[in-house]
RNA sequence: GGCUCCAUCGAAUAUCGGUUUAGUUCAUCGCCCUCUCAAGGCGGGGAGACGGGUUCGACUCCCGUUGGAGCUA
Numbered sequence: 001g002g003c004u005c006c007a008u009c010g011a012a013u014a015u016c017g018g019u020u021u022a023g024u025u026c027a028u029c030g031c032c033c034u035c036u037c038a039a040g041g042c043g044g045g046g047a048g049a050c051g052g053g054u055u056c057g058a059c060u061c062c063c064g065u066u067g068g069a070g071c072u073a
Stems, first nucleotide, its partner, number of pairs: 001072007010026004018056001028044005049065005
């Protein structure tokens, strides 16, 4: 240099174009419980790498950029 794959809450992981102002687990915060802590119960906040395109509608399809991984000369 060429080719392939990946990028979603703090971490991990779902979501095969409309049910998703994106779900679940852990973490975190608040409340309950307890003499206190832990455990347990209830609840809150928190995410689609970036820029375009296609479409009535995009996390999802296409192109480019950025970052990461692999294969190859």

RNAcentral holds the sequence, with entries from ENA and Rfam. The RNA shown here (transfer RNA) has 73 nucleotides and comes from Treponema sp. The coordinates come from a structure-prediction model, not an experiment, and the mean pLDDT is 80. Rfam family: tRNA. Rfam classes the family as a transfer RNA. Gene Ontology term of the family: triplet codon-amino acid adaptor activity. About the family: Transfer RNA (tRNA) molecules are approximately 80 nucleotides in length. Taxonomically the source falls in Treponema (Bacteria, Pseudomonadati, Treponematales, Treponemataceae).